[in-house]
RNA sequence: CCCGCGUGGGUGCAUAGAGCUGAGGGACCGAGCCCUUUGAAGCUCCGGCAACCAGCCAGUUGGUAUGGUGCCAAUUCUCGGCAGGCCUCAAUGCCUGGAAGACGGGGG
Numbered sequence: 001c002c003c004g005c006g007u008g009g010g011u012g013c014a015u016a017g018a019g020c021u022g023a024g025g026g027a028c029c030g031a032g033c034c035c036u037u038u039g040a041a042g043c044u045c046c047g048g049c050a051a052c053c054a055g056c057c058a059g060u061u062g063g064u065a066u067g068g069u070g071c072c073a074a075u076u077c078u079c080g081g082c083a084g085g086c087c088u089c090a091a092u093g094c095c096u097g098g099a100a101g102a103c104g105g106g107g108g
């Protein structure tokens, strides 16, 4: 990088967890909306959530949270992106299906 499978849940606790840093961030594109110098993103530590993999216990599909990941604003922030259909002069609009992206474990 490609293929197929599973998941979409929860989480920074008290007046913002701490330190470094310093302007952007919410995957991409378009539009909107939102967060942000009362400190964005990033890195480190601490804390938490979860239970995918391994481990351990139980023994029939459950518990635990030791290790490996992951995650910790808003439904994956919202709508659209592609295809088909309905309507319309057209656009807007509506419906159905898909696509994309994230994480985990597996295969190549």
Base pairs, nucleotide, nucleotide: 001108002107003106005104006103007102012046017045018044019043020042024035025034026033028081029080030079031078032077047072048071049070052068053067054066055064056063057062076100082097083096084095085094086093